[in-house]
Context: one part of a larger RNA
């Protein structure tokens, strides 16, 4: 000079866009952060109000509504943090031996049983968490059978292996009928296979930090042969066999540290970091383990073991902010215990919807970048008053006062976009079909959804009215005098100033530079 997640000193209008615990991966009150589905299932309340009454109470709505139970799907996404990891990681180029929910296409199917366990009743054990035992009971929840285009094993003969029903519609042809209706049909869902799509798991080489005052390491170690194991090759794991691999091109060892796009700085080449954004990986009080499910060995699940806090009727329980506010601790030094699901995006649902501390605002902070404003113009008696002087003056200075304007911000009053286009009604057209339903894709009318938000932005009123500081001025380096101090006090980035006339200390006038900021400091090119 340039740059910063910056602190810290002074001083301080406004707006926009960003950005804000780099320190104790400390310990954490309190809310809230996943869920939802009644178009899978059986159940099923009170309050209130109204009638009745023997005044005890009992019926109707309330409502098949709150609500817990089963059961699907989703909690493995999204949000943190960077503890740890020098390579089981990342980047970049290949690969084969794979797995894949929900999505999309393709091909066959969805026949017919059966037995339970929740919640419910009763009971019984507990301080409490929560348990136990007897009995009912439904299903898109589980179990058999029966079928098998593909599929899978296989001695090639053969043998395994599925499913589930719900809404919602019509009355054209069909069946069956108690004449009510019920199948079929159509569409969602379901099974089974194939294919893509899209996620992830693995292997290969290259590269990736510093120390040699670490030189040797290594027995599942390297390799085979053979069988476990995984979706899936492979000392991944086990039996045997042989003695091998790595290593001065740095092995093993110790420190250090997520990594990358990128970011600052440089002409560059290179150096130096890895906040925010994005993508990868790893963690989730601490170590250790499975379940489950398409995916975890799982921040807001489970099991065990620890440390800590916390309830206890001591017998036993409960807990896990590196999710978003926030609270004590550390620290030079980091912010609201906010609104809103109104956009976007996800989960769950036919759907209306719900949940979304992601998001989407708004609140705090010159912390950063950017704009803009603090008035414009004219005014010489060069006022007054500081200041300095050779006492004539000079400077402060067109600066102010004065006269004429103007009204950005700030304030007060009106008005006033887009962020909203879906969904939803109602209505055409095509497709699906037997259909004019339903159901999908597509146009067309209705009538509604806004946190932000007293929004942006416009018009109007009143008045120069609301609104400048910092540092420095011996020489690097722009900016000079005077007092005062007397090697004192102090001053400093480097040279140095300061011991009686100090442009270098302290004040005060001038003056220089930047400016709502200006210096210090601490880091990097």
């Nucleotide at each position: 000079g340039a740059u910063u997640g910056a602190a810290c000193g002074c001083u301080g209008g406004c707006g926009g866009c960003a950005u804000g615990c780099c320190u104790a991966a400390u310990a954490c009150a309190u809310g809230c952060a996943a869920g939802u589905c009644g178009a899978a299932c059986g159940c099923g309340a009170a309050a209130g109000u109204c009638a009745c009454u023997u005044c005890g109470g009992u019926g109707a709505c309330a409502a098949g509504u709150a609500g817990a139970g089963u059961g699907g799907c989703g909690g493995a996404c999204g949000g943190g943090u960077g503890a740890g990891u020098a390579a089981u990681a990342c980047a970049u180029a290949g690969g084969a031996a794979u797995c894949u929910g929900c999505c999309u296409g393709a091909u066959a199917g969805u026949g017919g049983g059966g037995g339970a366990c929740a919640a419910c009743a009763u009971g019984a054990g507990g301080a409490a968490a929560c348990u136990c035992a007897u009995g009912c009971u439904a299903a898109u929840a589980c179990c058999g059978c029966a079928u098998a285009c593909g599929u899978c094993c296989u001695a090639c003969g053969g043998g395994a292996g599925a499913a589930a029903g719900u809404g919602g519609g019509g009355g054209a042809a069909c069946u069956c009928u108690u004449c009510g209706g019920a199948g079929a049909c159509c569409u969602c869902a379901u099974u089974a296979u194939c294919a893509g799509a899209u996620g992830a798991g693995c292997c290969u080489a290259u590269g990736u930090u510093a120390g040699a005052u670490u030189a040797g390491c290594u027995a599942g170690u390297u390799g085979g042969c053979g069988g476990g194991g995984u979706a899936a090759a492979g000392g991944c794991c086990c039996a045997c066999c042989a003695a091998g691999g790595c290593g001065a091109c740095g092995a093993u060892c110790c420190g250090u540290a997520g990594c990358u796009g990128g970011u600052c700085u440089g002409a560059g080449a290179g150096g130096a970091u890895g906040a925010u954004c994005a993508g990868c990986c790893a963690c989730a009080c601490u170590g250790g383990g499975a379940c489950u499910g398409a995916g975890a060995c799982a921040c807001g699940g489970c099991c065990c073991a620890g440390a800590c806090u916390c309830c206890u009727a001591c017998g036993g329980g409960a807990g896990g902010c590196a999710g978003c506010a926030g609270u004590g601790g550390g620290g030079a030094a980091u912010a609201u215990u906010g609104c809103a699901c109104a956009a976007u995006g996800g989960a769950c649902g036919c759907a209306a919807g719900u949940c979304u501390g992601a998001u989407g605002c708004a609140g705090c902070a010159a912390c950063g970048c950017c704009g803009c404003g603090u008035g414009u113009g004219u005014g010489a008696a060069g006022a007054a008053g500081g200041c300095c002087u050779u006492a004539g003056g000079g400077u402060u200075g067109u600066a102010a006062a004065g006269c004429a304007c103007u009204u950005u911000c700030a304030g007060u009053g009106g008005g006033g976009a887009a962020g909203a286009a879906a969904g939803g009604c109602c209505u055409g057209a095509g497709g699906c079909g037997a259909a004019u339903a339903c159901c999908c894709u597509u146009g067309g009318g209705c009538g509604u959804u806004g946190a932000c938000g007293u929004u942006a932005c416009c018009c109007a009123c009143a008045g120069a009215a609301u609104a400048a500081g910092c540092a420095c001025c011996g020489g690097c380096u722009a900016a000079c005098u005077c007092c005062g101090u007397g090697c004192c006090a102090g001053c400093a980035g480097c040279c140095g100033c300061g011991g009686u006339a100090a442009u270098a200390c302290g004040g005060a006038g001038g003056g220089u530079g930047c400016a709502a900021g200006c210096g210090u400091u601490a880091a990097u090119c």